[in-house]
Molecule: small-subunit ribosomal RNA
Organism: uncultured marine bacterium
RNA sequence: CUUAGAGUUUGAUCAUGGCUCAGGAUUAACGCUGGCGGUGUGUCUAAUACAUGCAAGUCGAACGAACCUUUAUGGUUAGUGGCGGACGAGUGAGUAACACGUUGGAACCUGCCCCGUACUCAGGGAUAAGCACUGGAAACGGUGUCUAAUACCGGAUAGUCCCGCAAGGGUAAAGAUUUAUCGGUACGGGAGGGGCCUGCGUAUCAUCAGCUAGUUGGUAAGGUAAUGGCUUACCAAGGCUACGACGAUUAGCUGGUCUGAGAGGAUGAUCAGCCACGAUGGAACUGAGACACGGUCCAUACUCCUACGGGAGGCAGCAGUAAGGAAUCUUCCACAAUGGGCGAAAGCCUGAUGGAGCAACACCGCGUGAUUGAUGAAGCCCUUCGGGGUGUAAAGAUCUUUUCUGAGGGAAGAAUUAUGACGGUACCUUAGGAAUAAGCACCGGCUAACUCCGUGCCAGCAGCCGCGGUAAUACGGAGGGUGCAAGCGUUAUCCGGAAUUAUUGGGCGUAAAGCGUCCGCAGGCGGUUUUUCAAGUGUGAUAUUAAAGCCGACAGCUCAACUGUCGUUUGGUGUCGCAAACUGUUAAACUAGAGGCUUAGAGAGGUGCGUGGAAUUCUGCAUGUAGGGGUAAAAUCCGUAGAUAUGCAGAGGAACACCAAAAGCGAAAGCAGCGCACCGGAUAAGUUCUGACGCUCAUGGACGAAAGCGUGGGGAGCAAACAGGAUUAGAUACCCUGGUAGUCCACGCCGUAAACGUUGUUCACUAGGUGUUGGAGGUAUCGACCCCUUCAGUGCCAAAGAUAAUUCGUUAAGUGAACCGCCUGGGAAGUACGACCGCAAGGUUAAAACUCAAAGGAAUUGACGGGGGCCCGCACAAGCAGUGGAGCAUGUGGUUUAAUUCGAUGCAACGCGAAGAACCUUACCAGGCCUUGACAUCCUCGGAACUUUCUAGAGAUAGAUUGGUGCCUUCGGGAACCGAGUGACAGGUGCUGCAUGGCUGUCGUCAGCUCGUGUCGUGAGAUGUUGGGUUAAGUCCCGUAAUGAGCGCAACCCUUGUCCUUAGUUGCCAGCACAUUAUGGUGGGAACUCUAAGGAGACUGCCGGUGACAAACCGGAGGAAGGUGGGGACGACGUCAAGUCAUCAUGGCCCUUACGGCCUGGGCUACACACGUGCUACAAUGGCUAGGACAGACGGCCGCAAACCCGCGAGGGGGAGCCAAUCCGACAAACCUAGUCGUAGUCCGGAUCGGAGUCUGCAACUCGACUCCGUGAAGUCGGAAUUGCUAGUAAUCGCGAAUCAGAAUGUCGCGGUGAAUACGUUCCCGGGCCUUGUACACACCGCCCGUCACACCAUGGGAGUGGGUUGCUCCAGAAGUGGUUAGUCUAACCUUCGGGAGGACGAUCACCACGGAGUGAUUCAUGACUGGGGUGAAGUCGUAACAAGGUAACC
Repeated sequence: CUUAGAGUUUGAUCAUGGCUCAGGAUUAACGCUGGCGGUGUGUCUAAUACAUGCAAGUCGAACGAACCUUUAUGGUUAGUGGCGGACGAGUGAGUAACACGUUGGAACCUGCCCCGUACUCAGGGAUAAGCACUGGAAACGGUGUCUAAUACCGGAUAGUCCCGCAAGGGUAAAGAUUUAUCGGUACGGGAGGGGCCUGCGUAUCAUCAGCUAGUUGGUAAGGUAAUGGCUUACCAAGGCUACGACGAUUAGCUGGUCUGAGAGGAUGAUCAGCCACGAUGGAACUGAGACACGGUCCAUACUCCUACGGGAGGCAGCAGUAAGGAAUCUUCCACAAUGGGCGAAAGCCUGAUGGAGCAACACCGCGUGAUUGAUGAAGCCCUUCGGGGUGUAAAGAUCUUUUCUGAGGGAAGAAUUAUGACGGUACCUUAGGAAUAAGCACCGGCUAACUCCGUGCCAGCAGCCGCGGUAAUACGGAGGGUGCAAGCGUUAUCCGGAAUUAUUGGGCGUAAAGCGUCCGCAGGCGGUUUUUCAAGUGUGAUAUUAAAGCCGACAGCUCAACUGUCGUUUGGUGUCGCAAACUGUUAAACUAGAGGCUUAGAGAGGUGCGUGGAAUUCUGCAUGUAGGGGUAAAAUCCGUAGAUAUGCAGAGGAACACCAAAAGCGAAAGCAGCGCACCGGAUAAGUUCUGACGCUCAUGGACGAAAGCGUGGGGAGCAAACAGGAUUAGAUACCCUGGUAGUCCACGCCGUAAACGUUGUUCACUAGGUGUUGGAGGUAUCGACCCCUUCAGUGCCAAAGAUAAUUCGUUAAGUGAACCGCCUGGGAAGUACGACCGCAAGGUUAAAACUCAAAGGAAUUGACGGGGGCCCGCACAAGCAGUGGAGCAUGUGGUUUAAUUCGAUGCAACGCGAAGAACCUUACCAGGCCUUGACAUCCUCGGAACUUUCUAGAGAUAGAUUGGUGCCUUCGGGAACCGAGUGACAGGUGCUGCAUGGCUGUCGUCAGCUCGUGUCGUGAGAUGUUGGGUUAAGUCCCGUAAUGAGCGCAACCCUUGUCCUUAGUUGCCAGCACAUUAUGGUGGGAACUCUAAGGAGACUGCCGGUGACAAACCGGAGGAAGGUGGGGACGACGUCAAGUCAUCAUGGCCCUUACGGCCUGGGCUACACACGUGCUACAAUGGCUAGGACAGACGGCCGCAAACCCGCGAGGGGGAGCCAAUCCGACAAACCUAGUCGUAGUCCGGAUCGGAGUCUGCAACUCGACUCCGUGAAGUCGGAAUUGCUAGUAAUCGCGAAUCAGAAUGUCGCGGUGAAUACGUUCCCGGGCCUUGUACACACCGCCCGUCACACCAUGGGAGUGGGUUGCUCCAGAAGUGGUUAGUCUAACCUUCGGGAGGACGAUCACCACGGAGUGAUUCAUGACUGGGGUGAAGUCGUAACAAGGUAACC
């Protein structure tokens, strides 16, 4: 000094696992924006092509000569000569290599520089320039002739040097100017530089496994500065390789840089070291040094010049241009400094370098003002309309001047006399004036920051999750806010987070992952004791690890960046010591590991040979007759030519019932009648032998179910394929009848399985309990069993511990050791290509593009199941009455219409909203009208309000007209009302029930739904609430890690059933009395009924039985009522985005001379049709006629209406009584009695139609109800299907009420008569509890698979086609070097003067670049067609999987 996480799979949880984000960095680019300074950096792409200028010259003190002039000790210079052009500068193409880094080494070279020793003698022949002639367009030459040198060449000299064992041989030099230097030669040494060798380190691919003939070594020679197959000849046959040769692809290496806690990972710009390259390929020359960026030669491509003959060129130097590209600068100044070359020096040259310019490209620093200032200004935004925000922000006032502008001064950098590009720059002084200077991104979560408007799954956003379908904090704009700031964002790339390759630091039963099993070479690891060495290991010293950088300290620029000085550390490599515990080596020993020996028993262990019975089938004979067989049911099939069945006999093949078992054996696969033979392994006991001989095991080898293949047999049964019959919408299936391969045997292949304990092998350690198999020992016993101990197997339960959980738990998934194998998101895919194996089928090895944000595990809660258990309900069953058929009523759909207003739509819409559409209602349509409005509040003006009549009009409305002047008053006016005007506003049954409140339906009056505390679980959650009983009930009891509680159940409430008390009118009338034809009509009574207040009563209280001494149930008694007595009200947590914006309320949106308001007329009443709900019927248990009896509840003043009269009747007249226990509606009907009808479309049924009326109402045409007369339809009990009801119920009969002017077959109530049936819970439907499975959670109306069709994408194959690279075999052979040389030429030396030596040119041979041919390999692109794959809101066909998924699933 030092380690941070988050989002995303699920309804939720834990874990696995990928994807994504927050950080840092950059030679960056792009978008928006942009004040200053300092310091750095700036073609990452085309090692593409380059116009122009410059980047390497210098020396006259080496030389001759020419020219100029100031005539000097002058200057200039082409040429000869010397030194330098091998440095400096650039680039990274090639290179996987001694290229680089680091450590060593021996067989070398080294110009200039330094030190030392010695020398520098004496000669010779040429030649450039020049001159003359001459070729060529040019580049560039040619011939002749003259000349110098520090150019060239002999000779001499040499205690050195070189060769040689030696003798001996060979080898130098140059002068210049001048009086002292510079230079030259030889040798030795040094410094620095270079060449060579070497250990170690330094990419990916094994889908590259074998490579290599100069190859490996030796000998000899050559060659080189030097070692060496470096080269050649000969000899040998080696050398490299799984510790990765050879091949392919990629790449300059390093110091360092970025990141990281580190270990690591990535990278190799700038700066520095090394290497390589210089248009491409080859080659040498010169030289100290090159095989040479600005030298030469050749070849090739390209460009340029040309007089067409021939020439010239190489920016990967600095600038600059073009091109490519997302992208990278000035054709600048200066040699003043530093450095380099030359020179004695002056000096010259220097695109090295020093500087300036351009670029926010990066880092660092500064600024864009400071103080004050509240009417909290205006504007803008929001608003609940009150206000809030922007905000001390602005304006205003006071102040300052970094920066800026003007003016003046003005450096250091120069060591050194001179000399300053930068530069009139930095800096200083002064004047002026807030003056010249703020943006960008973001604001759903991660992630700091919120509102409004617009838009309406559109436009768009998005790093991941995901936003957007009318109220978007997620799009676009605005206001506000947050973050950073001369920048801010985006994109790209690297590291991090990622313990997501895990050495530090992961895993493999089920998530990805243990090879099917064993043997076993290499490799890895290895028991006890002693010894040796010192490889590993530890420790000390030392050398090195360039500088820069990083880190620390100090210092210099005002600070910082930047720079300077000093210093420290880890680590690596080498060398030299020391130690000896551990590992290793050496030597010796041991017995606990391992093995051997002896004895014994067990076993479906293996192979071969033999053999047995049962059964199936077939054949023969016999008995026997019409069926058999098969299925859910059938049919195909067999059978009168005699089946099936039964008996006897025979044939043949395959498999071995019972024993039999979570039993045994085997490495696994696997092994089962019995006998024999041979073979393997394990175990127990003994403890005599060997002495670590062991464990694991890449490559390799062996075995290896079933299916399949080959050859030859065999073939009873079974049975893919196939055929037929069924089933079905189809049925290439499930079911049935047949049936071939195959199944069996021998030999040979194949080599895979859910080859599974989904658990590699070996060893050690770590509580137990209980079975079982095979042994051994002990105690006891007459013996057997039992009991105890122990070894080896095989099961179950469980402790510690482990685990994500499930679970494992001495047979580990615990704790450790050794070795091997395997995994790294899902899909594509165990696929393609390649290789190997195979007769084939196929197997082994094994990717990528592309695509998704998940895929997967365990467990939890639900839901669901054509899963299971228990239970309930008119759920079924048992019954009764219906619906569905007819006619009509009514509602709906559909259709129609100007409109047929709107809503409700499975149960849970459809006689529903609507408890009542002729106008109104009314919301719809047509037409006519109004615009502050029919209605509310405020303001102004006028007027009381109000009212009569008339005219026009369909009316709304318009015009005229009559009456009327009110109330209060402080005399100003005011209140109510009416009219007119203005604008705020009114108004809307317009939209959104998916923005809402409220109300309601439904599951369901089902028995459930939860909570506190505790406990269990990592957690979601569980427990409680489960279990045993019981109940209508989570009702109660018992048990219980639970103990309590709440909302529901029940009870409390209303009503009804019995009794009592009180009260007694309008109700009642037993007894007493009166009156009447008769009647509680009257007096009276208070008993009864009744009314309406209050009580009692019922609680499983009592008895018996059952039950667990419980709860409770069964039966009984008593009682009006008996086990919640009957009925009602009452509806838990929640579900259905259920219904309602048209009851009402309400957010938002929309309309405002209309989507508001008024009016008339029409429509909601339509009508081919379909459905729902009802009414009336089809008749005799009935219809009709006549007579007779008995209710309850309810309503009545805008009312109910009696008596009485009229009318056939509806009704009319009438008006008593009643604001109701008084009066009225009001006769109840079914029923009973009597009669008639006689089974018929009727004396049933009443639709429809004609006519005549009544009532209500402005008004009955569209469009009311009722009455009378006439008419008299369908219908003779209703297909599939379906509804209600369990007792005062169904069925049947009538009565009343609400709404309402009128208008019920509907609705809500009331009473009358009054049944049948329930064995029971198998089945249908719905529900409750427990349990189970699940791939469902929008929850089975779920999920989901495959073909086909369409679009797009990447990819494999593909007749081929076109490129790149490369191997081999040939051809060819430029320049050059080397060899040879019979040709030609030839100054120095020698010469006997002939010539020779030597050299040059030419020729030729060898090597060899380019090029060419053939044949392979490999890679890229492309290719008609073709294969599968992936992706894609609403395509087709089926329904394979998930539940027993409807045939269990899977390999």